The part of an RNA shown here (small-subunit ribosomal RNA, 5' domain) has 515 nucleotides and comes from Solimonas fluminis. It was read from a public genome assembly. Taxonomically the source falls in Solimonas (Bacteria, Pseudomonadati, Pseudomonadota, Nevskiales).

Context: one part of a larger RNA
RNA sequence: GAUUGAACGCUGGCGGCAUGCCUAACACAUGCAAGUCGAGCGGGGUGUAGCAAUACAUCCAGCGGCGGACGGGUGAGGAAUACGUAGGAAUUUGCCUUAGAGCGGGGGAUAGCCCAGGGAAACUUGGAGUAAUACCGCAUGAUGUCGAAAGACCAAAGCAGGGGACCGCAAGGCCUUGCACUCUAAGAGAAGCCUACGUCUGAUUAGCUAGUUGGUGAGGUAAUGGCUCACCAAGGCGACGAUCAGUAACUGGUCUGAGAGGACGAUCAGUCACACUGGAACUGAGACACGGUCCAGACUCCUACGGGAGGCAGCAGUGGGGAAUAUUGGACAAUGGGCGCAAGCCUGAUCCAGCAAUGCCGCGUGUGUGAAGAAGGCCUUCGGGUUGUAAAGCACUUUAAGCAGGGAAGAAAAAACUCGGACUAACAUUUCGAGUCUUGACGGUACCUGAAGAAUAAGCACCGGCUAACUCUGUGCCAGCAGCCGCGGUAAUACAGAGGGUGCGAGCGUUAAUC
Numbered sequence: 001g002a003u004u005g006a007a008c009g010c011u012g013g014c015g016g017c018a019u020g021c022c023u024a025a026c027a028c029a030u031g032c033a034a035g036u037c038g039a040g041c042g043g044g045g046u047g048u049a050g051c052a053a054u055a056c057a058u059c060c061a062g063c064g065g066c067g068g069a070c071g072g073g074u075g076a077g078g079a080a081u082a083c084g085u086a087g088g089a090a091u092u093u094g095c096c097u098u099a100g101a102g103c104g105g106g107g108g109a110u111a112g113c114c115c116a117g118g119g120a121a122a123c124u125u126g127g128a129g130u131a132a133u134a135c136c137g138c139a140u141g142a143u144g145u146c147g148a149a150a151g152a153c154c155a156a157a158g159c160a161g162g163g164g165a166c167c168g169c170a171a172g173g174c175c176u177u178g179c180a181c182u183c184u185a186a187g188a189g190a191a192g193c194c195u196a197c198g199u200c201u202g203a204u205u206a207g208c209u210a211g212u213u214g215g216u217g218a219g220g221u222a223a224u225g226g227c228u229c230a231c232c233a234a235g236g237c238g239a240c241g242a243u244c245a246g247u248a249a250c251u252g253g254u255c256u257g258a259g260a261g262g263a264c265g266a267u268c269a270g271u272c273a274c275a276c277u278g279g280a281a282c283u284g285a286g287a288c289a290c291g292g293u294c295c296a297g298a299c300u301c302c303u304a305c306g307g308g309a310g311g312c313a314g315c316a317g318u319g320g321g322g323a324a325u326a327u328u329g330g331a332c333a334a335u336g337g338g339c340g341c342a343a344g345c346c347u348g349a350u351c352c353a354g355c356a357a358u359g360c361c362g363c364g365u366g367u368g369u370g371a372a373g374a375a376g377g378c379c380u381u382c383g384g385g386u387u388g389u390a391a392a393g394c395a396c397u398u399u400a401a402g403c404a405g406g407g408a409a410g411a412a413a414a415a416a417c418u419c420g421g422a423c424u425a426a427c428a429u430u431u432c433g434a435g436u437c438u439u440g441a442c443g444g445u446a447c448c449u450g451a452a453g454a455a456u457a458a459g460c461a462c463c464g465g466c467u468a469a470c471u472c473u474g475u476g477c478c479a480g481c482a483g484c485c486g487c488g489g490u491a492a493u494a495c496a497g498a499g500g501g502u503g504c505g506a507g508c509g510u511u512a513a514u515c
Stems, first nucleotide, its partner, number of pairs: 001515004006511005013363006019356002021321001026319003030316003035066003040063002043060007073274003082199007091191003096187007104138001106136002114127005144153003158179006166173002200246003207237003212234008249271004253264004276297005299310004327353001329352003335349001336347004366396004376387004400456001403450004410442001416436007459504005464485003470499005480487002
């Protein structure tokens, strides 16, 4: 000199854009943060219409499906099962895309509900009975799996809209369109695995290793492999630093520097790890799962003492720790995500607003004129000098703030309606195109216009040398200053105050830290 997720002191007008627990991975009151589907299923409640049957709308728990493995947080652990770069072969993959084939016929249960109990509660037991896109056989089946071949083995489910002919007393069959379902192949994206190289300090850590190193065989896995096991061999690593100890999430990058380097890894992006502590598996395409399950532990809470409940390193917020870090806000309008045919619902992701000079950037606090060089202050050689065109006065301007009026863009859609094209037996459905209509948290927005009036807006540090800027008074090695050299013991440009000056300016200094 540059820089900071900074803090402290004094001061403080506005706006834009960023950033904001670096410490206790300490403990957490309260609210919210993951639901959705009635176009999978059977029920129950309410409302409207109706005498009723019933129809329509809406809500609810349950069975079932998809999603809770994403998104969000944190950096404890981990020095290599991590990360970065470059490669590789022995793998899996829900939803999505492309292509091919199929979607036949049966069965037995079970929740909810009802009945009867147990318990303070959490919850739970027995009985009766019921539905499905829940569950299980049968059929069919290769381009699939196993196999050298022969051969063996493996699947499924319906729902919604519409309808001309035909069948049926009717329900409906049947046909068709869409969504769903099953099998196979390929792709995209995702994930697992392997190899090489790179990745902090210590030798006042020199030897380490028994599934250890390799082979054969088997088991296991989606898959290779001592991953696991049996047997056999005795290997493997190490001064090119093994092992041990300490420290640490890694990277793109950030800061500095002419560079080489050095230091760091907040925000943003990629990867990893963790979810009160330790362990374990289940389900599933995917987890050994932050707001799932089980066991153990510590802590907190409820209890009828028998037993139960909980996990903010999600967003706010509280206590505590600390020099120190914000609101228990608004909205799903946009972007994105989950579910759904859709309407839509959910979304503390996200978009916004609030707080903080924490940082960067921009603007303002007036402009011109004005010598009697006013008064006052300070200095003085007493002549004067300086503050100083500074003020006053005169003439103007109105940015920003405040007031009033107007007023965008962020919105593209989807749905609905009308018209046209395609598909089709069809003017249904579906789909494509055109038109109409509708949707804004921010928001009393940005921006524009108008009226008034200099009106509402300057401080901080320093002045011995380094280092730009000097005098007076007080003090008298005292009080004090100080980054280094050093000042102060009666004429202190170095302490304190004043006048003046210098530097930066909504900031200025100090402290801490890095180059």
Annotation
Its mean pLDDT, the model's own confidence on a scale to 100, is 84. Its Rfam family is "Bacterial small subunit ribosomal RNA".